[in-house]
RNA sequence: AGAGUUUGAUCAUGGCUCAGAACGAACGCUGGCGGAGUGCUUAACACAUGCAAGUCGAACGAGAAAGCGAACUUCGGUUCGUGAGUAAAGUGGCGCACGGGUGAGUAACGCGUGGGUAACCUGCCCUUGAAUCGGGGAUAACUUCGCGAAAGCGUAGCUAAUACCGGAUACUGUCCCCAAGGUUGUGGCCCUGGGGAUGAAAGGUGACCUCUUCAUGAAAGUUGCCGUUUGGGGAGGGGCUCGCGUACCAUUAGCUUGUUGGCGGGGUAAUAGCCCACCAAGGCUACGAUGGUUAGCUGGUCUGAGAGGAUGAUCAGCCACACUGGAACUGAAACACGGUCCAGACUCCUACGGGAGGCAGCAGUGAGGAAUUUUGCGCAAUGGGGGAAACCCUGACGCAGCAACGCCGCGUGAGUGAAGAAGGCUUUCGGGUCGUAAAGCUCUGUCAAAUGGGAAAAAACACUAUCGGCUAAAUAGGGCUGGUGUUUGACGGUACCCCCAAAGGAAGCACCGGCUAACUCCGUGCCAGCAGCCGCGGUAAUACGGAGGGUGCUAGCGUUGUUCGGAAUUAUUGGGCGUAAAGAGCGCGUAGGCGGUUUCGUAUGUCCGCUGUGAAAGCCCACGGCUUAACCGGGGAGAGUCGUUUGAAACUGCCAGACUUGAGUGCGGGAGAGGAAGGUGGAAUUCCCAGUGUAGAGGUGAAAUUCGUAGAUAUUGGGAGGAACACCGGUGGCGAAGGCGACCUUCUGGACCGCCACUGACGCUGAGACGCGAAAGCGUGGGGAGCAAACAGGAUUAGAUACCCUGGUAGUCCACGCCGUAAACGAUGGGCACUAGGUGUAGGGGGUAUUGACCCCCCCUGUGCCGCAGCUAACGCAUUAAGUGCCCCACCUGGGGAGUACGGCCGCAAGGCUAAAACUCAAAGGAAUUGACGGGGCCCCGCACAAGCGGUGGAGCAUGUGGUUUAAUUCGAAGCAACGCGAAGAACCUUACCUGGGUUUGACAUCCCCUGACCGCCGUGGAAACACGGUUUUCCCCCCUUCGGGGCUGAUGCACAGGUGCUGCAUGGCUGUCGUCAGCUCGUGUCGUGAGAUGUUGGGUUAAGUCCCGCAACGAGCGCAACCCUUGCCGUUAGUUGCCAGCAUUAAGUUGGGCACUUUAACGGGACUGCCGGUGUUAAGCCGGAGGAAGGUGGGGAUGACGUCAAGUCCUCAUGGCCUUUAUGACCAGGGCUACACACGUACUACAAUGGGCAAUACAAAGAGCUGCGAGACCGCGAGGUGGAGCUAAUCUCAAAAAGUUGUCCUCAGUUCGGAUUGGAGUCUGCAACUCGACUCCAUGAAGUUGGAAUCGCUAGUAAUCGUGGAUCAGCAUGCCACGGUGAAUACGUUCCCGGGCCUUGUACACACCGCCCGUCACACCAUGAAAGCUGACUGUACCAGAAGUCGUUGGACCAACCCACUUGUGGGAGGAAGGCGCCGAAGGUAUGGUCAAUGAUUGGGGUGAAGUCGUAACAAGGUA
Repeated sequence: AGAGUUUGAUCAUGGCUCAGAACGAACGCUGGCGGAGUGCUUAACACAUGCAAGUCGAACGAGAAAGCGAACUUCGGUUCGUGAGUAAAGUGGCGCACGGGUGAGUAACGCGUGGGUAACCUGCCCUUGAAUCGGGGAUAACUUCGCGAAAGCGUAGCUAAUACCGGAUACUGUCCCCAAGGUUGUGGCCCUGGGGAUGAAAGGUGACCUCUUCAUGAAAGUUGCCGUUUGGGGAGGGGCUCGCGUACCAUUAGCUUGUUGGCGGGGUAAUAGCCCACCAAGGCUACGAUGGUUAGCUGGUCUGAGAGGAUGAUCAGCCACACUGGAACUGAAACACGGUCCAGACUCCUACGGGAGGCAGCAGUGAGGAAUUUUGCGCAAUGGGGGAAACCCUGACGCAGCAACGCCGCGUGAGUGAAGAAGGCUUUCGGGUCGUAAAGCUCUGUCAAAUGGGAAAAAACACUAUCGGCUAAAUAGGGCUGGUGUUUGACGGUACCCCCAAAGGAAGCACCGGCUAACUCCGUGCCAGCAGCCGCGGUAAUACGGAGGGUGCUAGCGUUGUUCGGAAUUAUUGGGCGUAAAGAGCGCGUAGGCGGUUUCGUAUGUCCGCUGUGAAAGCCCACGGCUUAACCGGGGAGAGUCGUUUGAAACUGCCAGACUUGAGUGCGGGAGAGGAAGGUGGAAUUCCCAGUGUAGAGGUGAAAUUCGUAGAUAUUGGGAGGAACACCGGUGGCGAAGGCGACCUUCUGGACCGCCACUGACGCUGAGACGCGAAAGCGUGGGGAGCAAACAGGAUUAGAUACCCUGGUAGUCCACGCCGUAAACGAUGGGCACUAGGUGUAGGGGGUAUUGACCCCCCCUGUGCCGCAGCUAACGCAUUAAGUGCCCCACCUGGGGAGUACGGCCGCAAGGCUAAAACUCAAAGGAAUUGACGGGGCCCCGCACAAGCGGUGGAGCAUGUGGUUUAAUUCGAAGCAACGCGAAGAACCUUACCUGGGUUUGACAUCCCCUGACCGCCGUGGAAACACGGUUUUCCCCCCUUCGGGGCUGAUGCACAGGUGCUGCAUGGCUGUCGUCAGCUCGUGUCGUGAGAUGUUGGGUUAAGUCCCGCAACGAGCGCAACCCUUGCCGUUAGUUGCCAGCAUUAAGUUGGGCACUUUAACGGGACUGCCGGUGUUAAGCCGGAGGAAGGUGGGGAUGACGUCAAGUCCUCAUGGCCUUUAUGACCAGGGCUACACACGUACUACAAUGGGCAAUACAAAGAGCUGCGAGACCGCGAGGUGGAGCUAAUCUCAAAAAGUUGUCCUCAGUUCGGAUUGGAGUCUGCAACUCGACUCCAUGAAGUUGGAAUCGCUAGUAAUCGUGGAUCAGCAUGCCACGGUGAAUACGUUCCCGGGCCUUGUACACACCGCCCGUCACACCAUGAAAGCUGACUGUACCAGAAGUCGUUGGACCAACCCACUUGUGGGAGGAAGGCGCCGAAGGUAUGGUCAAUGAUUGGGGUGAAGUCGUAACAAGGUA
């Protein structure tokens, strides 16, 4: 620090996901040791049991027992002493408000920070004064009696105090009154004088006799200590109060009656509506009141570069709470966790009458939960309470136990060791790898285990004894201080140390497709499964499972969850808004924000300094202590929008003054569909009347509905009515936008130009609010010509609730009132300033010129186009910015759900504004690129169409295919590009199929071992294969012999053979096709962020990316062309088997002769737009001409670019993998591939006279031939037979060419056409023609009279027509391949069909239009809205009732202290107080609202699902943009 994921690829936008760190964690697998930490995040759920707050006898009274000892004894026991002034209980004091727990509540002065208290309190503690005098009456314990199950209670009686109560005294205490001064910040402080009122006390315990009395010594006394009372001060703690900070929701906008303030009173430690009476009507709120939801706050913690974000366990500070709710008492302090009272719920006890309880203390239990420990030891240390102290108490705390829960440290060994062992895995079988790893050899000893040592440190206090100094009269005593000595350890026989032996006891987890370090084999076969995202798995899975190997971390490793980060993905630092999400439809303007030049002042913001505070711990820095580290200790630094204060005055704010440039006003002008109202006009449509006139009109792609003989349409004249304003008219004008278009008048808004005056910042923006706002729509009333939703009819169509046509109502128009939305768009908020230009246009002005108007130049304002810099993802914008800056406002934060639901506001309604969530997806979207496609465009080509000729489709037959059938009808090929195709030839064979029979190392190959025959012949069985037997020759057959062996036969065995079995979607090779179309690319350069572009586009031209020109391109490659073959002309060479001009000869080039010609076959020539003319750009080229056998690639062939179709072929061959192995191999016989209702393709033959029959007769080319071609001759009507000359071929043979020509018959008919079919008789081939061959002869003589829709071939030696040959082959050809003979017609042209090429355009396609994709319906699932209702929680209001308790009031029952009286116990008073009454008041009840949640028959839409149904709405002009 980034990465993956939208696309064919690209850039940008944008979401999702990952890598990091962290945790009080949990789960899975695994687990050696130690240190120092941490451990109910859930049910503030319920709790058994034990412990967690007591202590003081030096405040007080009383006071046991067991046991032991002694005495006595009736032997039952009794008494005394001791235990012991002990235990337990009581009065009293102090403590129990600390410490410990928890986070329910609380959005608050609760917390944080900084102030105030002149408005306050403070027990114990420290310090400093003073005092501590003298009396009184009770009461618990205890005893007695009684009630009760218990808890407990009551009656009577006794008693003490540091318990309680009067009195005295007292100050500088407090309060009140009068009076004065200083200071000052409300009731403050300092100080002075006078008067009045009021308020205290308690003792305990040591020591000593110096003083007094009694006299061993005591008492008074003295003295010490601890207490008590009252003042001053302090420390620490607390109360109250204020500024600032402190979560979310506006789908919570208004809240409030003790409410806000005042006067008086009450109340408190103290201010205050804190409470009360009266008076006033205030107070809070958009800077968010009120309401709702959530939450303890902070230091800190985690993360982050930081700013921030998240969090608030452990430790520390504050707050709140203690079963739930309420209340007070005591006290210095509580409205009190282990106190009280009341109410409620729950649990327990009960004799049913009544009682008891509160673990959110430490352990522990149950429950909940994914989940969180021992009912441990000790007060030795630290701290706390009580005590004079010893000491007691202390689940605070110190320790130990459990848990890898996290952090830190250590170990599980080290060195050497290649035969690279064995074994595993893998392999191309060579090897590679685990791997120096192991073994072996040499060492070491951490940890654990075992032995011994070990109070060394943590220990200094305290206590006690003693020695010095201080207090005191004092060598008592006591306090403080210093020294010495003694005692005390839960942890713990622990840390640590020593010794002994021994490599011995100690390694796992996750991952290995990319991100992301790490790869192979097997299994599985869209199954099982994986997955954080993208995505893997459908037979070769580095992605599933296992294995081997590897990578990472390591006593841990992974997973899950959560937080921050990455995320600049809420953007202060640090984002955006033309098209990706996002500018409000427009204006006016309130609050707010921002604001021109200048002067003086001020000091709010701002800045500098000093100072206070910002607790400790933590973070950071260096130092130190544990062997190191974690951890710990002492020190430093840092940290605030904070407080006090001295200064500065530039900027901002504020006060005061000035200015004119921003803004505005006045004056003078002209422009304009700016707005409103009233009036006027003509053209046109329609309707009505009348005339002329007659059969149609209208409408459409074509029609029909419709109108018209009752007179339409057309035409002429007249009239009515409504709406809209042609031409001008223009990216012209005006307006804020919506919008505004005939003319005239009236009223009215704004902008612009010119000039000089005036005001003096008056400005810009603008949340709310208010106004305007197209069309459609709504209400009321008019109006209604045309047009026209709905509707009707006619067409179209598979359908057509549409597009087209004929009609037609709302509406469109007017008035008034609503609605408030639009792609209300420049998809671009407003204002100001700045930043090259060019060219139009509108309004106004100026300059120059002119008689004048133009022209020309310049300025301002508006409105367009082009374009530089700059910006932008690109497209594009570009002085009218989307550039550069400032100010203000609105808005955005992935797609869908959804601009929807609910709520609220507005509306008559329709609906509008505001505006979510659950759920779901990994994308959705922008710009541009390359393709492909278009019922887009331009250009061009092709037998593509057209023009022609001949066919197919109809018939018969042949052949192939489908289908059907069958035991089998083997398999493949499937639009073009399968179908006379593989197959250049299925009777057996072929043959792969079926039936049956037999066979298993095999029909075929290699290896090892053995054997010697094999072959041939014969017989039996059999359909044959084969089996069995015999015979022949027998150690033999052949060859070479290097005497090894090789070939052949049989047999054994193990590896293996074999497979036309599967996969052409695992492959090679070969082939088809687009297409013989003109294309396909590369290097360098340039352009672009990039994909890519350029080149290859453009202008011409060509058959051609062929060539030329131009050009940011310059070159090159594969294709094109040429080179090759053949054919057409000529020449040279050569002359047999070929040829024959002249000579001779013959029946005949038969022979002699010759090689001129033909021809053969080798080499050359020839054609190149070379020449001429025209045209073209001077080019390339094109047109015409000459010459030439041939003329513009002369004709034909071979030759097939990059690629496409997962095209075809595993049955040519080769080959991976899988399958099979007495069978899916191999052998044999027979059958089948030849079936036959039918459908299709391709051919053949015909339908006839341009023909058919018969007769005669002429002219080819190219081939083939020894298992062959086979002549002449003879036989047969013929197929053919007999026979065999010649020929290994320019020699012989096949071999006759046919159409043609000549003659003759047939005369338009199912025929002398046509030949299918069938009967008979034959020939040939072959082992064999039944299934199932070809041919011949005789006889038979079917369909068919030129073929519907549709469709094929061909542009010249071509089509058409005629015959010939060959391959395959025993035989079989209408097929295929090749050959020649005869030999046409037509092409105006490129509109259309098909295919193709270049350019361009649109695109939502890229598996690329056979694409993509929308909605209803049906089914399943999911979340959600509405809903008669029903249930619960919280809460408001009104009322009823009212516990405990404070307060008030009453208090006649009752009462010790004080007072009075009489008088010795009564009365009265003061005062207290039970009880009564009253206010308030919790739970509860009644009634009625609100909010939230759950649920609900039914219902609404939404989302997601496999290959469902119906259509085809969108994307191309998407077929109606």
A computed fold for a 1521-nucleotide RNA from an uncultured prokaryote, annotated as small-subunit ribosomal RNA. The coordinates come from a structure-prediction model, not an experiment, and the mean pLDDT is 83. Rfam family: Bacterial small subunit ribosomal RNA. The RNAcentral record of the sequence draws on ENA.